Description:
Large-subunit ribosomal RNA, domain II from a marine eukaryotic metagenome, 682 nucleotides, folded computationally. Model confidence (mean pLDDT): 82 of 100.
Context: one part of a larger RNA
RNA sequence: GCCUACGAGUUACUGUUACUAGCCAGGUUAAGUGUUUCAGACAUGGAGCCGUAGCGAAAGCGAGUCUUAACAGGGCGAUUUAGUUAGUAGUAGUAGACGCGAAACCGGGUGAUCUACCCAUGGGCAGGCUGAAGCUGUGGUAACACACAGUGGAGGGCCGUACCAGUAGACGUUGAAAAGUCUUUGGAUGACCUGUGGGUAGGGGUGAAAGGCCAAUCAAACCCGGAAAUAGCUCGUACUCCCCGAAAUGCAUUUAGGUGCAGCGUUGAUCUAUAGUUUUAUAGAGGUAGAGCUACUGAUUGAAUGCGGGGGCUUCACCGCCUACCAAUUCCUGACAAACUCCGAAUGCUAUAAAAUGUUCAUCAGCAGUGAGGGCAUGGAUGCUAAGGUCCAUGCCCGAGAGGGAAACAACCCGGACCACCAGCUAAGGUCCCCAAAUAUAUACUAAGUUGCAUAAACGAGGUUUGACUGCCCAGACAGCUAGGAUGUUGGCUUGGAAGCAGCCAUUCAUUUAAAGAGUGCGUAACAGCUCACUAGUCGAGCGGUCGAGCAUGGAUAAUAAUCGGGCAUUAAGUAUAUUACCGAAGCUGUGGACUAAUUAUUUAGUGGUAGGGGAGCAUUGUAGUUGUGUAGAAGGAUAGCUGUGAGGUUAUCUGGAACGGCUACAAAAGAAAAUGUAGGC
Numbered sequence: 001g002c003c004u005a006c007g008a009g010u011u012a013c014u015g016u017u018a019c020u021a022g023c024c025a026g027g028u029u030a031a032g033u034g035u036u037u038c039a040g041a042c043a044u045g046g047a048g049c050c051g052u053a054g055c056g057a058a059a060g061c062g063a064g065u066c067u068u069a070a071c072a073g074g075g076c077g078a079u080u081u082a083g084u085u086a087g088u089a090g091u092a093g094u095a096g097a098c099g100c101g102a103a104a105c106c107g108g109g110u111g112a113u114c115u116a117c118c119c120a121u122g123g124g125c126a127g128g129c130u131g132a133a134g135c136u137g138u139g140g141u142a143a144c145a146c147a148c149a150g151u152g153g154a155g156g157g158c159c160g161u162a163c164c165a166g167u168a169g170a171c172g173u174u175g176a177a178a179a180g181u182c183u184u185u186g187g188a189u190g191a192c193c194u195g196u197g198g199g200u201a202g203g204g205g206u207g208a209a210a211g212g213c214c215a216a217u218c219a220a221a222c223c224c225g226g227a228a229a230u231a232g233c234u235c236g237u238a239c240u241c242c243c244c245g246a247a248a249u250g251c252a253u254u255u256a257g258g259u260g261c262a263g264c265g266u267u268g269a270u271c272u273a274u275a276g277u278u279u280u281a282u283a284g285a286g287g288u289a290g291a292g293c294u295a296c297u298g299a300u301u302g303a304a305u306g307c308g309g310g311g312g313c314u315u316c317a318c319c320g321c322c323u324a325c326c327a328a329u330u331c332c333u334g335a336c337a338a339a340c341u342c343c344g345a346a347u348g349c350u351a352u353a354a355a356a357u358g359u360u361c362a363u364c365a366g367c368a369g370u371g372a373g374g375g376c377a378u379g380g381a382u383g384c385u386a387a388g389g390u391c392c393a394u395g396c397c398c399g400a401g402a403g404g405g406a407a408a409c410a411a412c413c414c415g416g417a418c419c420a421c422c423a424g425c426u427a428a429g430g431u432c433c434c435c436a437a438a439u440a441u442a443u444a445c446u447a448a449g450u451u452g453c454a455u456a457a458a459c460g461a462g463g464u465u466u467g468a469c470u471g472c473c474c475a476g477a478c479a480g481c482u483a484g485g486a487u488g489u490u491g492g493c494u495u496g497g498a499a500g501c502a503g504c505c506a507u508u509c510a511u512u513u514a515a516a517g518a519g520u521g522c523g524u525a526a527c528a529g530c531u532c533a534c535u536a537g538u539c540g541a542g543c544g545g546u547c548g549a550g551c552a553u554g555g556a557u558a559a560u561a562a563u564c565g566g567g568c569a570u571u572a573a574g575u576a577u578a579u580u581a582c583c584g585a586a587g588c589u590g591u592g593g594a595c596u597a598a599u600u601a602u603u604u605a606g607u608g609g610u611a612g613g614g615g616a617g618c619a620u621u622g623u624a625g626u627u628g629u630g631u632a633g634a635a636g637g638a639u640a641g642c643u644g645u646g647a648g649g650u651u652a653u654c655u656g657g658a659a660c661g662g663c664u665a666c667a668a669a670a671g672a673a674a675a676u677g678u679a680g681g682c
Stems, first nucleotide, its partner, number of pairs: 001682006011095013026050003032044004036039001054061002064076004098236002101233001105226006116200009125190001127159003130155001134151006163187003168183004202218001204214003239617006249262005263370002265367006275360001276357009290343001291341002297337002302332001304329001309325001310323004373398010403414003418593004423589003429583003432567003438580001440579007451569001459554002463551010480538005486511003491505003517532001521530002594607005618671001620668010636655008
């Protein structure tokens, strides 16, 4: 892992609702007893219980009663009568209460054959090294001291076996081993190691202390019991079809992943109109969006003017002038507000009327589930106008929704799947190939593979197309080519030099001219030289400038060699305008069929669905009744066929070798794929 078997809403009592049955102002027996065919039987038993009357704390009174002084008022009742017993189904309460599952708590016992420490009594430690005290001798001293030599054999001494340990590494890690092996290493006469016997016991022991150890178990051992502890937690919870179908919100909570009530679902009953829902019309209330502010409050920019204050100039003083001051006033310009408003929508809300729909509404009762929501769009808050962020509101969808499109993609677009069909039409989206359908039609632009995943700016650029305005031009433009581009003069100053061209100054003048600057840029130390402006000739038709728009372009950087889904494409791309055809879904239509609901019934409408509510069935086991099958082969098993929407049913053949079905009723230990399920097998 698979197979087989087992494996979870049960039972008792009580309440309650629905249905069925009996009796009915009544209903019903319990224990007990008797009979018996010994049972789910019959009889007896009326105690008791529920109902028929309530009110009061009660005495008590009674269609009333209580309160009270009350004949008042008020409270609860009556005037409106249906109950009760049994069964079945749903559900609640109490019990283990759908099943399995803790860590723990308590009680009584069992353990120191492991290990910790202690007590008693035994045992063990190759070999080698070092050489303390003391002693002896000699020297030495006044005597000691002291020195040397020898002797001696101390030590939690040294090296190193046994023994004990366990430093480091490797191996081992379904091991040879539930802690080991190998190499290396520490102690090895000691606080040493060890045998045997004995002691200390669970909130207790023992501990050179690590929360260590107390029998492979220790921050409280093990065994049995209380015990099916409790588990707002996790997991699991078994046949079919049909109808409807949620919620993830509010309030409260030692509450926040639980629960109660409300909301939303379902089933039944009642309700049939000024009900509900939708649309249209009319009438309302209101201060949002927007807008506005010399209409208030607050914020705020520039200018003008100058009642005024300060300072400066001037003055004896006044006057006058100036101003990075102030901000009353006036006018103009620009520009604000969730807690501003002279204004002010659309929606929404309320009411009325009409139309459509046709019970959808509402009330009561039974049974729920939900009370972690999520994305998108829109309006807001918060945050950074960050987040697949957080918090509200309104809508849609996902949740609980399949199908087509978006390459893939819960919630984006299209669209709501009863079943069948090798029929048709469309939606979104597409029509070169992958891939169904246009290599469709008409006109432009783009040349960047821009396009072509998503997605980018400031700023830049004789990219290209186009529009507007404007200058020059056959009296010859623009570009090119040929020629000229001079003189006073090297202007003056400066300076080593300054001659058009380092710098400064200058009404930068004047002359000759077709034209030629006291010079546009190179260049020289300074000159020279080249060139430009400007002019003529040649040539022969357009040449420039400014602003705007379209599409492209640079700006443009990420890690395995890349990509628009790919191939690829100059359209098969994008943009702008116009047109037709086709493809395309579980949408719509067609044909056939099934089911549900309904007072138009050969009709009409409907049939996605998690939690969940309701309905109808299938199978299994047993009992009773009834009716059948079977050695001419029962049940069970294997294979195949037929049949039913399905759970299933049934037939044939083979196997098997003795029991087993149908129908009706009743009753259940009544259905497995899952629980790291249990047992067995492979």